[in-house]
RNA sequence: GGGCGGGUAGCUCAGUUGGUUAGAGCACUGCUUUGACAUAGCAGAGGUCGUAGGUUCGAGCCCUAUUCCGCCCA
Numbered sequence: 001g002g003g004c005g006g007g008u009a010g011c012u013c014a015g016u017u018g019g020u021u022a023g024a025g026c027a028c029u030g031c032u033u034u035g036a037c038a039u040a041g042c043a044g045a046g047g048u049c050g051u052a053g054g055u056u057c058g059a060g061c062c063c064u065a066u067u068c069c070g071c072c073c074a
Base pairs, nucleotide, nucleotide: 001073002072003071004070005069006068007067010026011025012024013023019057028044029043030042031041032040050066051065052064053063054062
């Protein structure tokens, strides 16, 4: 330099054919349970979906550019 894959909650990751409110596990907060802790149960908070632009009535999803990470080729 070229090609491919990836970036979504604090962490690890889903997300179907583009469709109204974006989810799971762990972690965090509160309550219940206990003499206390842990476990368990219930509830809750937490998101510019890497960035910018475009297509569309509508984009996490499609298109373009760009940035970062990983792999392959040279």